Predicted 3D model of a 76-nucleotide RNA (c-di-GMP-I riboswitch aptamer) from a soil metagenome. It matches the Rfam family "c-di-GMP-I riboswitch aptamer". Its family is annotated with cyclic-di-GMP binding in the Gene Ontology.
[in-house]
């Protein structure tokens, strides 16, 4: 310097994000979704049911405080 969990307000179908409070931790817990991994499953597909719906598959969505990499930065 940053800010987890949790709580208040807001966004989103969700994962999750923004914001205020709050500190678990982090010598880069700075930025980037390029590679890997994980999360969600709206749209779409399949099956069942047949008013509403359920199960399942799928990322174009999400996570950089999961790992690697790239860029920038601090101390000795």
């Nucleotide at each position: 310097g940053c800010a987890a969990a949790c709580c208040g307000g807001g966004g989103g179908a969700a994962a999750c994000c923004c914001u205020g409070g709050g500190a678990c931790g982090c010598a880069g817990a700075g930025c980037c979704a390029c590679g890997g991994g994980a999360c969600u499953a709206a749209c779409g597909g399949a099956u069942c049911a047949c008013a509403g719906g359920a199960u399942u598959c799928c990322a174009u969505g999400u996570c950089c405080g999961c790992c690697g990499g790239g860029c920038c930065g601090c101390c000795a």

The model forms 100% of the base pairs in the Rfam consensus.